[in-house]
């Protein structure tokens, strides 16, 4: 100098135990407004997560009446898999 290559937070799925709702919460989805996070170090999006406000849709049954057993694209916590810096710069590992 050239070549390669490592690592985050996060999301996504299984299972699991404990809630919350089925008087429409909550997840999702439009709209608007407002913030955060992103690999050791700097930047950083139209990408991602999230607060507030509005809007549409949206899950029940049995009985001994307060339990059962369903439902929710439900919540948190833990198991296991998966994916993984949008993208630049510099470092850091190995070779040369």
């Nucleotide at each position: 100098u050239g070549c390669a290559g490592a690592g985050u937070a996060g999301g996504c799925c299984u299972c699991g135990a404990a809630g919350c709702g089925u008087u429409a919460a909550g997840u999702g989805c439009c709209c608007a407004u407002u913030g955060a996070a992103c690999a050791g170090g700097g930047a950083g999006u139209u990408g991602u997560c999230g607060g507030u406000g509005g809007g549409a849709c949206g899950a029940a049954g049995a009985u001994u009446u307060a339990u059962c057993u369903a439902c929710g694209g439900u919540u948190u916590c833990g198991u296991g898999g998966u994916c993984g810096c949008a993208u630049c710069c510099c470092g850091c590992u190995g070779c040369u």
THF (Tetrahydrofolate) riboswitch aptamer, 96 nucleotides, folded computationally. Its Rfam family is "THF (Tetrahydrofolate) riboswitch aptamer". For this family Rfam cites "A disconnect between high-affinity binding and efficient regulation by antifolates and purines in the tetrahydrofolate riboswitch" (Trausch and Batey, Chem Biol, 2014). The model forms 81% of the base pairs in the Rfam consensus. Its mean pLDDT, the model's own confidence on a scale to 100, is 75. It was read from a public genome assembly, where an Rfam model found it.